A computed fold for a 164-nucleotide RNA from Microbacterium sp., annotated as FMN riboswitch aptamer (RFN element).
Its mean pLDDT, the model's own confidence on a scale to 100, is 78.
The source organism's lineage runs through Bacteria, Actinomycetota, Actinomycetes, Micrococcales and Microbacterium.
Of the family's consensus pairs, 100% are formed in the model.
[in-house]
């Protein structure tokens, strides 16, 4: 210096503007980028971690005579989860630089679009066929509420002790 153990601290970003009775969700423009690694810096490469699902264990509540069932709260697991190309420089870049791209958990909210269904009304037709409209569902916000004063991959951050 490294290493082990324990404890603290630290640990995700990003809006304007048109329409319009309404829209941060429609339409344009804009802007964002969490952590570890890769021969040299990464939203798009390899992992990871958050968030959603599944059932199992532990333990509260409720309800049940019990068997068990609801719910929650915390561990250990499985399982899912998006997106890049080109052209330079170079020993080495999907990482730099130059041009054009894409991508963005889970509830909510919805004047928009997309779909499904074949319920109504209305209408075309020779027809059991067609068309329009309205209901109903189902999707539709990376920037907005919300769980979140939460969690968390980690950290060449600090302190303590240990062995050396």
């Nucleotide at each position: 210096a490294a290493c082990g153990u324990g404890c603290u601290c630290c640990g995700g970003g990003g809006u304007c503007g048109g329409u319009g009775u309404g829209a941060a969700u429609c339409c344009g423009a804009a802007c964002c980028g969490g952590c570890g690694g890769u021969g040299a810096c990464a939203g798009u490469c390899c992992g990871c971690g958050a968030g959603c699902c599944c059932g199992c264990g532990c333990g509260g509540u409720c309800g049940g005579c019990a068997a068990c069932g609801a719910u929650u709260g915390c561990g250990a697991g499985g399982g899912u989860u998006g997106a890049c190309c080109u052209g330079g420089u170079g020993g080495a870049a999907u990482u730099c630089c130059g041009g054009g791209a894409c991508c963005g958990a889970c509830g909510g909210u919805g004047a928009u679009g997309c779909g499904a269904c074949g319920c109504a009304a209305c209408u075309c037709g020779a027809a059991u066929g067609g068309g329009u409209u309205g209901a109903u569902c189902g999707c539709u916000a990376g920037u907005c509420c919300g769980g979140a004063u939460g969690g968390g991959a980690g950290g060449c951050a600090g302190c303590a002790c240990g062995a050396g």